């Protein structure tokens, strides 16, 4: 600077269950793997989810203010191990 087919150090942890938080979406730890070469960081853009409050109306829906997801797709930044150049 490239690539991740095979191999090695090692590394995360889907569903699911358990206990905490939350209105909800969701999240922390613990157990457990179904993957993943950035499944490491960052809500900047797009995207999805939620909706306790708040509007509004035909009263149970509709908008939203806010919160969420990075294991959604681009973006920044960082970085192990092995090949190639």
């Nucleotide at each position: 600077u490239u690539u991740g087919c095979a191999a090695a150090a090692g590394g995360c942890a889907a569903a699911c269950c358990g206990c905490a938080c939350g209105a909800a979406a969701g999240u922390g730890c613990g157990g457990g793997a179904c993957g993943c070469a950035a499944a490491g960081u960052c809500a900047c853009u797009g995207g999805c989810c939620u909706a306790a409050g708040u509007c509004u109306c035909u009263u149970g829906a509709g908008a939203u203010a806010g919160g969420g997801c990075g294991g959604c797709a681009g973006g920044a930044c960082u970085g192990c191990c092995a090949g190639g150049c």
The RNA shown here (c-di-GMP-I-GGC riboswitch aptamer) has 85 nucleotides and comes from a Desulfobacteraceae bacterium. It was read from a public genome assembly, where an Rfam model found it. The coordinates come from a structure-prediction model, not an experiment, and the mean pLDDT is 85. The organism belongs to Desulfobacteraceae, within Bacteria.